[in-house]
RNA sequence: UGGAACUCUGGAGAGCCCCUGUCAGCAGGGCGCCGAAGGUGCAAAUCGGCCGGAUCGGUCGGUGAAACUCUCAGGCAAAAGGACAGAGAUGAUGGA
Repeated sequence: UGGAACUCUGGAGAGCCCCUGUCAGCAGGGCGCCGAAGGUGCAAAUCGGCCGGAUCGGUCGGUGAAACUCUCAGGCAAAAGGACAGAGAUGAUGGA
């Protein structure tokens, strides 16, 4: 003195919308929304190829982050979930 995982606490946003089915729970369909499970995309930079008037420039491709972005997934009363943060313990006969 870790990472992942574990426990406790805090934790936002958006229609308790409409229709149908169901004893209820819930399921399906419709329109409108949210971004903080997960996932998508890329900037600088850098690597390689080619070209040039060449210690640079242009162009093509690769690598390339996020709380940005998309809204696939998920969500839009409560509950559940929830990025992230704090605390704890484990890891430890490990590593420095």
Glycine riboswitch aptamer from Negativicutes bacterium UBA1444, 96 nucleotides, folded computationally. The sequence was found by an Rfam model in a public genome assembly.